[in-house]
Molecule: Glycine riboswitch aptamer
Organism: Gammaproteobacteria bacterium
């Protein structure tokens, strides 16, 4: 020279489940009312309960799988602890772009 890799940033794209339900505060409305209290509704506002579900942040397990073998390494499999089930935000994974490593021919 430099293909493959390999890390890092950036934008992008990107699934799956209940806008459940009780109960408390808050805020909006409507009744009745002189006001306030009471009674109803809403709210994709906040906390804390209950059932169901979800897996692609993480964790955890199995072990396909890579490795000539052995060590070692490990999944998109499997379990939900965390997480998530409206919109946001996250989100394995893709593939572009830039910087770095290292490098085959």
């Nucleotide at each position: 020279c430099g293909a493959a890799c390999c890390c890092u940033u950036g934008a992008g794209g990107g699934a799956g489940a209940g806008a459940c339900u009780c109960c408390g505060c808050g805020c909006c409305u409507g009744g009745c009312u002189u006001u306030a209290a009471c009674c109803g509704g809403g709210c994709a506002g906040c906390g804390g309960g209950g059932c169901g579900c979800c897996g692609a942040a993480g964790g955890c397990g199995c072990a396909a799988c890579c490795c000539g073998c052995c060590c070692g390494g490990a999944a998109u499999c499997g379990c939900u602890c965390a997480g998530g089930c409206a919109a946001a935000a996250g989100g394995a994974c893709c593939g572009c772009a830039a910087g770095g490593g290292u490098a085959a021919u």